The prediction has a mean pLDDT of 85.
c-di-GMP-I riboswitch aptamer from a pig gut metagenome, 71 nucleotides, folded computationally.
RNA sequence: GCAAAGUUCCCGAAAGGGGAUGACGCAAAGCUUUAGGGCCUAAAUCGAAAGGAUAUGGUUGCCAGCUGCCG
Numbered sequence: 001g002c003a004a005a006g007u008u009c010c011c012g013a014a015a016g017g018g019g020a021u022g023a024c025g026c027a028a029a030g031c032u033u034u035a036g037g038g039c040c041u042a043a044a045u046c047g048a049a050a051g052g053a054u055a056u057g058g059u060u061g062c063c064a065g066c067u068g069c070c071g
Base pairs, nucleotide, nucleotide: 001026002025006021007020008019009018010017011016024061030066031065032064036063037062038059039058040057045053046052
């Protein structure tokens, strides 16, 4: 310096995201998903049906890529 979970309000089909509060942690917990992988969701679509399949939706505080401070 950032800010988890929780609480609360809003957005979203959901995953999840944003604001307020709050600090578990983090030397990159800075930035990035039409660079790559993993994982999550499944509205629409497919299907006779299924708690089925599937991302153009998410997660970078999952790995990773790029950049940076101190020694």